[in-house]
RNA sequence: CCGCCAGCCGAGGGGUGCCGCCGAUCUGGCGGCUGAGAUUACACCCAUCGAACCUGAUCUGGUUAAGGCCAGCGGAGGGAAGGCGCAGCGAGGCCGG
Numbered sequence: 001c002c003g004c005c006a007g008c009c010g011a012g013g014g015g016u017g018c019c020g021c022c023g024a025u026c027u028g029g030c031g032g033c034u035g036a037g038a039u040u041a042c043a044c045c046c047a048u049c050g051a052a053c054c055u056g057a058u059c060u061g062g063u064u065a066a067g068g069c070c071a072g073c074g075g076a077g078g079g080a081a082g083g084c085g086c087a088g089c090g091a092g093g094c095c096g097g
Stems, first nucleotide, its partner, number of pairs: 001092001002090003007084003012046003016041001017033006053078003059072004
């Protein structure tokens, strides 16, 4: 010097259920449950080391007032430019001994 890397920035990506009551042209209002986020939020989460999120799924088992609420599925398949980069590491390159 280069490479790897914690971490940071960021184009961009993503979800918005379940139950009760009210309302009922539109699609909402209030309350409860889980959660980072459940009112498209100047919010929250994720950003390839990718379980943020989607498909499978009108799935399976458990639980609950109900429900992706928990677990399986899942060493399954998909999934969104890049940049900076401490310490450290290196059978790399250069210089010196």
A computed fold for a 97-nucleotide RNA from a Hyphomicrobiales bacterium, annotated as TPP riboswitch aptamer (THI element). Taxonomically the source falls in Hyphomicrobiales (Bacteria, Pseudomonadati, Pseudomonadota, Alphaproteobacteria). Model confidence (mean pLDDT): 79 of 100. Of the family's consensus pairs, 100% are formed in the model.